[in-house]
RNA sequence: GGGCUCGUAGCUCAGUUGGUAGAGCAAUCGCUUUGCAAGCGAAAGGUCAGGAGUUCGAAUCUCCUCGAGUCCA
Repeated sequence: GGGCUCGUAGCUCAGUUGGUAGAGCAAUCGCUUUGCAAGCGAAAGGUCAGGAGUUCGAAUCUCCUCGAGUCCA
């Protein structure tokens, strides 16, 4: 320098033809307990890496940039 895969909640990851962004864990609050843990319940948490384009509508399609991994030279 070039090819490929990837970037989504604090963490690990879903999101099946473009049509309301989700799960588990963690943390918070509540129930339970003498107390802790475990269990149950609730609520919160997202510029979907950044920008532009296409479209009525983009996490999803196209282009550029940044970052990570991998392969080739």

Predicted 3D model of a 73-nucleotide RNA (transfer RNA) from a Candidatus Tayloriibacteriota bacterium.
Its mean pLDDT, the model's own confidence on a scale to 100, is 81.
Lineage of the source: Bacteria > Bacteria candidate phyla > Candidatus Tayloriibacteriota.
Its Rfam family is "tRNA". Its family is annotated with triplet codon-amino acid adaptor activity in the Gene Ontology. Rfam classes the family as a transfer RNA. From the family's description: Transfer RNA (tRNA) molecules are approximately 80 nucleotides in length.